Predicted 3D model of a 501-nucleotide part of an RNA (large-subunit ribosomal RNA, domain I) from Halomonas alkalisoli. The prediction has a mean pLDDT of 83. The sequence was found in a public genome assembly.
[in-house]
Context: one part of a larger RNA
């Protein structure tokens, strides 16, 4: 040095758990801001630091409830000082208070600061405490030019609104390339991604100048199916309806004065924020420990969970059921009040001609919609579609507006549930994580759970540097369960033996 065996170290694999995660379902809410939002600085506690909760009234105040002994948030004891049947502590509702920054709104700015002016009030006075003071946009008012009257303009002593943050969903303004086409130019990728504006809880559309086919139907939305069909197409890649049928949902109105819409009341009933009642078990056996086995009972509108020293319908907590709100809030009848737009049934429109776009439809034989530019009608004895065009037929009536419901999504909150994940999984994050760290920045971005049923967390000896760290002794079922803590696998590295060199 190899091989065996057995004991160790080391390492943290795999088995078992879950306190977080994923994906759904079924209900709620769908919005929060100048009454200062989301977001965070600083503060705040008898205790130094973070977390949390608050706001200089600063882990809190009133106050009304619900609840009942014991209680002063968590990491995280101990101490110290407190409060509690004159009901604390917890919940849950209202209200107060809520420094600074942030839209930030008196002015400035290197966000959390700096410097101010105006009014009241108190003060001999420095000072002190309140309130105000940003832009725009409507309304009002006041002023007011060329230019008489006015209109423009000014100005703010008034009133009202607005800004700003917010996952996706939603309309409209703009709008790519990579790809595909086995190159690429029209096409495609796509009206995508993306960028701006704007509502809402849904948005949008929406009550026929539709569609059909001589018979009829009757807004709009969204689903199946028509049908990958008919068509479009460098007719290439590829795009790809529509009638008509089945279902979801139903709703119709206004423009000579009402449909409506807003405020404000807010009966009754319900429903959410807090909660309360809640059935029925015992021995003995084996163990550290019963809920396990065994007898022998009982309850069930409760044998859904979950704890408890192992595996409980009957200890606990709860679960079926059946009640429950002082206060606020939704639903929301009824009644008041206010508002109430274009406008006279829709003309520079219909239509045409060019040059766009949209229609599955690439100018095609191209109807339809829209529209930059140029023309430009009729007036229900009329006008518009029926896919060039024309008659005849049939239908319908633009050029004004207004509408639930079936759909679309889930930053958010309560409930189930899962042939999801269980610590390299399962979010990036089970752990003080969007942290540490990295980057001048935009931005990038980890590792990391687990002692025991209970700390019962090793008193006291001893060796040692008043160490580390180990060795009796105690504790426990168990300490090779001793805090680098369940299990404890290989790689690695020893020891002892025994064999070979």
């Nucleotide at each position: 040095c190899g091989c065996a065996u057995a004991c160790g170290g080391u390492g943290g694999a795999u088995g078992c758990c879950u306190a977080g995660g994923c994906a759904g379902c079924c209900a709620g809410a769908g919005g929060c801001g100048a009454u200062g939002a989301a977001a965070g600085a600083c503060g705040u506690g008898g205790u130094a630091g973070c977390c949390u909760g608050c706001g200089a009234u600063a882990a809190g105040g009133c106050u009304c409830g619900g609840c009942g002994a014991g209680g002063u948030g968590g990491c995280a004891a101990a101490c110290g000082a407190c409060c509690u049947g004159u009901g604390a502590c917890c919940c849950g509702g209202g209200c107060a208070u809520u420094u600074c920054u942030g839209a930030a709104u008196g002015g400035g700015g290197a966000a959390a600061c700096c410097c101010a002016c105006c009014c009241a009030g108190c003060a001999c006075a420095a000072g002190c405490u309140g309130g105000g003071u940003a832009u725009c946009c409507c309304a009002c008012a006041c002023u007011g030019a060329a230019u008489a009257c006015a209109u423009a303009g000014g100005u703010g002593u008034u009133g009202g609104g607005a800004g700003g943050c917010g996952a996706a969903c939603c309309a409209g303004g703009g709008g790519a390339a990579c790809u595909g086409a086995a190159a690429c130019a029209u096409c495609u990728a796509a009206g995508u991604a993306c960028c701006c504006u704007g509502a809402g809880g849904a948005a949008a559309a929406g009550a026929a100048a539709u569609c059909a086919a001589c018979c009829g139907a009757g807004a709009u939305u969204c689903c199946c199916c028509c049908a990958g069909u008919a068509g479009c197409g460098g007719c290439g890649a590829g795009c790809g309806a529509a009638c008509g049928g089945g279902g979801a949902c139903c709703a119709g109105c206004c423009c000579u004065u009402a449909a409506g819409c807003g405020u404000g009341u807010g009966a009754c009933u319900g429903a959410u924020u807090a909660g309360a009642c809640g059935a029925a078990c015992g021995a003995g056996c084996u163990g550290g420990g019963a809920a396990g086995c065994u007898c022998g009972g009982c309850c069930a509108u409760a044998g859904u969970g979950g704890g408890u020293g192992a595996u409980a319908g009957c200890c606990c907590c709860g679960u079926a059921g059946u009640c429950g709100a002082a206060a606020a809030u939704c639903u929301g009848a009824u009644c008041a009040c206010g508002u109430g737009a274009a406008a006279u049934c829709g003309a520079g429109u219909a239509g045409g001609u060019c040059g766009g776009g949209g229609c599955a439809c690439g100018a095609g034989a191209a109807a339809c919609c829209u529209u930059g530019a140029c023309u430009g009608a009729a007036c229900a004895u009329g006008g518009g579609g029926g896919g060039a065009c024309c008659a005849u037929c049939c239908u319908c009536c633009a050029a004004g507006g207004c509408u639930a419901a079936a759909u679309a999504c889930u930053c958010c909150u309560g409930g189930c549930u899962g042939a999801c994940c269980g610590a390299u999984a399962g979010u990036g994050a089970a752990c003080c994580a969007g942290u540490a760290c990295c980057g001048u920045g935009a931005g990038g971005g980890a590792a990391a759970g687990g002692c025991g049923a209970a700390a019962a967390g090793a008193a006291c000896c001893c060796c040692g540097g008043a160490g580390a760290g180990g060795g009796g002794a105690g504790u426990g079922a168990a300490a090779u369960a001793g805090a680098u803590c369940c299990u404890g696998a290989a790689a690695c590295c020893g020891u002892a033996u025994g064999c070979g060199u």